[in-house]
Predicted 3D model of an 84-nucleotide RNA (transfer RNA) from an Anaerolineaceae bacterium. The same sequence occurs in records of 2 taxa. The RNAcentral record of the sequence draws on ENA and MGnify. The organism belongs to Anaerolineaceae, within Bacteria. Its Rfam family is "tRNA".
């Protein structure tokens, strides 16, 4: 170099035919239980602003295509395997 693959909250990891992102699980955080912790229960849990209600961004990065993209398309940037 060329080919396949794969990148999503703090972590595995889900996401049908392009239609509400982030299902479940772990961790954290609070709350019951306990003398007091563990184990169980039960609730919240992406980032930024904001006191709040809310605004607003957000699937690796940067264009496209479409009323609508994590999904199709290019170009890169990184892992990974195959190959010369």
């Nucleotide at each position: 170099g060329g080919g396949c693959u794969g990148g999503u909250g703090g972590c595995g990891g889900a996401a049908u035919u392009g239609g509400c992102a982030g299902a479940c699980g772990c961790a954290u955080c609070a709350g019951a239980c306990u003398u007091a912790a563990a184990a169980u229960c039960u609730g919240a849990c992406g980032g930024u602003g904001g006191c709040a209600a809310c605004a607003u961004c957000u699937u690796g990065u940067g264009g496209g295509u479409u009323c609508g993209a994590a999904u199709c398309c290019c170009a890169c940037c990184c892992g990974g395997c195959c190959u010369a």